Predicted 3D model of an 85-nucleotide RNA (transfer RNA) from an Ignavibacteria bacterium. Its Rfam family is "tRNA".

RNA sequence: GGAAGAUUCGCAUAAUGGUAUUGCAGCGGUCUUGAAAACCGCCGGGUUCACGCCUGUGGGGGUUCGAGUCCCUCAUCUUCCGCCA
Numbered sequence: 001g002g003a004a005g006a007u008u009c010g011c012a013u014a015a016u017g018g019u020a021u022u023g024c025a026g027c028g029g030u031c032u033u034g035a036a037a038a039c040c041g042c043c044g045g046g047u048u049c050a051c052g053c054c055u056g057u058g059g060g061g062g063u064u065c066g067a068g069u070c071c072c073u074c075a076u077c078u079u080c081c082g083c084c085a
Base pairs, nucleotide, nucleotide: 001081002080003079004078005077006076007075010024011023012022018065026042027041028040029039030038044055045054046053047052058074059073060072061071062070
């Protein structure tokens, strides 16, 4: 230099273009004399006393009624090929 692939909550992982899934970890609770196990709830970010509201899939744009998904560009990583030494 060429080709292909990948990037999603703390970690892993899913998602026919139809609005973020599941597990683990973590936090709170029930139970217990106390733990463990089990069960229930919460579990990206911002905001609210709360209910809720807004926002979010590597960064930035575009298409679309609607984008994690399609298109462009950039960044990072992986694999293969080539070149130099």